[in-house]
Context: one part of a larger RNA
RNA sequence: CUGGCGGCGGGACGGAAAGACCCUAGGAGCUUUACUGGACUUACCCAUUGGCUUUGGUUUGUAGGUGCACAGCGUAGUGGGGAGGCGAUGAAAUUCUGCUUUAGGGCAGAAUGGAGCCGUCAAUGGAACACCCACCAUCUACAAGCUGAAGUCUAAUUCUGGGAAAAACUCAGAAGACAGUGGGUGAGAGCCAGUUUCACUGGGGCGGUGGCCUCCUAAAAGGUAACGGAGGCGCUCAAAGGUCAGCUUGCUCUGGAUGGAAACCAGAGUGAAAGUGCAAAGGCAUAAGCUGGCUUGACUGCAAGGCUGACAAGCCGCGCAGAGGCGAAAGCCGGACUUAGCGACCCGACGGCCCUUUAGAGAAAGGCCGGAGACAACGGAUAAAAGUUACCCUAGGGAUAACAGGCUGGUUGGGCCCGAGAGUCCACAUCGACGGCCCAGCUCGGCACCUCGAUGUCGGCUCACCCUAGCGCGGGGCUGAACAAGGUCCCAAGCGUCGGGCUGUUCGCCCGUUAAAAGGGUACGUUAGCUGGGUUCAGACCGUCGUGAGACAGGUCGGUCCAUAUCUGCCGUCAG
Repeated sequence: CUGGCGGCGGGACGGAAAGACCCUAGGAGCUUUACUGGACUUACCCAUUGGCUUUGGUUUGUAGGUGCACAGCGUAGUGGGGAGGCGAUGAAAUUCUGCUUUAGGGCAGAAUGGAGCCGUCAAUGGAACACCCACCAUCUACAAGCUGAAGUCUAAUUCUGGGAAAAACUCAGAAGACAGUGGGUGAGAGCCAGUUUCACUGGGGCGGUGGCCUCCUAAAAGGUAACGGAGGCGCUCAAAGGUCAGCUUGCUCUGGAUGGAAACCAGAGUGAAAGUGCAAAGGCAUAAGCUGGCUUGACUGCAAGGCUGACAAGCCGCGCAGAGGCGAAAGCCGGACUUAGCGACCCGACGGCCCUUUAGAGAAAGGCCGGAGACAACGGAUAAAAGUUACCCUAGGGAUAACAGGCUGGUUGGGCCCGAGAGUCCACAUCGACGGCCCAGCUCGGCACCUCGAUGUCGGCUCACCCUAGCGCGGGGCUGAACAAGGUCCCAAGCGUCGGGCUGUUCGCCCGUUAAAAGGGUACGUUAGCUGGGUUCAGACCGUCGUGAGACAGGUCGGUCCAUAUCUGCCGUCAG
């Protein structure tokens, strides 16, 4: 070195299971004050469904009554007519009864009575009375129609019992036009059902953002990304629009009564620094800034030609017609110094036109022109929508997180430089501010590069191998080293680096020893070596959160750790 056999399990990112965690897409279970619908419950109406009585409401008609501020004989409803009307068919007056009422009166009936009474006129008043007609309000009676309630009846209908069991039928009883059933219209309705519950995102969630404008990034045309750096908008203005005419701001200095830092006047200097409705940029003095006059072009119908854009949109606009505004005129005017101030299609309140239908008239509906109303997740999925899953499932992803590795080295650990200062004195025995330069790759991170058709995750046990920035044992320099004991630095990795209490702990604290009880790496060494206390499925309890289903790097009790080794590696043994 090779082979056999017996062993061990470091590796073959070993075997097993298309990862259960995470994300993306889909599904399902569950919840609810998500949305929509339904069973079911309930109220009313109609039908099945009938008789009688009582009583109310309402409408119409008839008859009768009533109608009061003050003044006025006194209880004047309103309007009109009206000079007469009523009376032996019984007037005034008196008595009684009833109704009404503003308690004074009015009306009706009966009796007595036996011939008058009322109006016109006058007075009062806004209005004048008898009598007649109409009307209004209200009351009473009657009739008719509509409608409500209550009671009662029995024959529909239902129930109970008997006819030996059952339907039907029959008899008796009870209930009774109710109940039940059907139809209609409402209400409630996770009891049930179907669904919805956005995206971006240095994983996801939480947070933030989503349309539009300005600047930078943007690399001197245009355009150009990021959860890059800064800010704005979701309006406003009847003048802050049009036109014509005029004017020049701001700041500084000097001078000027009250007058001052700052009011107003004059001069000089500067030059656009002011102002522009609101952000920023670009503009603006011929002004786009400031003031005044007259005004409504903040027009109607179009539109040559362009800019820009994937599209759809967005933007500029010569010129023509109509009717105008301002200006002497030339001319200018289809909003505003410009760039934000917004919303496709559908529906459409409302306004206008007066177009359509039908035999005609009207109405309704439609049409045409305009148009409030919102989708802000702002190119707007529907008219209409939230959650939860540790009971979960599927398809996928190392396109994307948690472990490990890698890259990085902010953080962490260590070293060096400078040397303010501390060290009585003296920067450097020792310590070293403010700073600077490195190293390591053990912490926490960042990135998301192999692995999601699986690379088992903390700690312990076992067994180790390595590093040195050296804890002990060895050698040395300096010392603020007398000695001893130390401090600090240099060399050095040969060997060593404890036992216990608490906790799942690593760590840490404590107890007792020790020469010392060093720090790290090895997939935070080691699970086809062990354990399984922790974490991290299904059960359950508490606190907290949540309406709830449920949730919680909160706590708590419980909770299946598979395997006979093919190759490689190593150990032992035998042989070549």

Large-subunit ribosomal RNA, domain V from a Patescibacteria group bacterium, 576 nucleotides, folded computationally. Model confidence (mean pLDDT): 83 of 100.